[in-house]
Source information
A computed fold for an 89-nucleotide RNA from Paenibacillus sp., annotated as c-di-GMP-I riboswitch aptamer. The RNAcentral record of the sequence draws on Ribocentre. Its Rfam family is "c-di-GMP-I riboswitch aptamer". Rfam's curators write: GEMM was predicted in a large-scale screen for bacterial structured RNA regulatory elements. NCBI's taxonomy places the organism under Bacteria, Bacillati, Bacilli, Paenibacillaceae, Paenibacillus. The model forms 95% of the base pairs in the Rfam consensus.

RNA sequence: AUACGAUAAGAGCAAAGCUAAUGAAAAUUAGUGACGCAAAGCUACAGGAGCUAAGGCGAAAUAUAUCGCUAUGCUUGCCAGUUACCGAA
Numbered sequence: 001a002u003a004c005g006a007u008a009a010g011a012g013c014a015a016a017g018c019u020a021a022u023g024a025a026a027a028u029u030a031g032u033g034a035c036g037c038a039a040a041g042c043u044a045c046a047g048g049a050g051c052u053a054a055g056g057c058g059a060a061a062u063a064u065a066u067c068g069c070u071a072u073g074c075u076u077g078c079c080a081g082u083u084a085c086c087g088a089a
Stems, first nucleotide, its partner, number of pairs: 004087002012037002017032006035077001041082003047079002049075003055070005
């Protein structure tokens, strides 16, 4: 230095649920709360994967309703990319 990860040390993050706000939704933010996490730090204008479908397009001649497709909306706590603390075996 790389890999690796302990019943080590010191710190850190915070799932579900609940409350409030925002949003069409997915979801996000704040508080509460800890299921877990050695990158659960950062990155969604880097790739894959996944969620949603307001608007748009289509399904019949129009409108409404319904259904299908679609990200310009999201998820990094799905894989990933990138940087980093500690040091037993």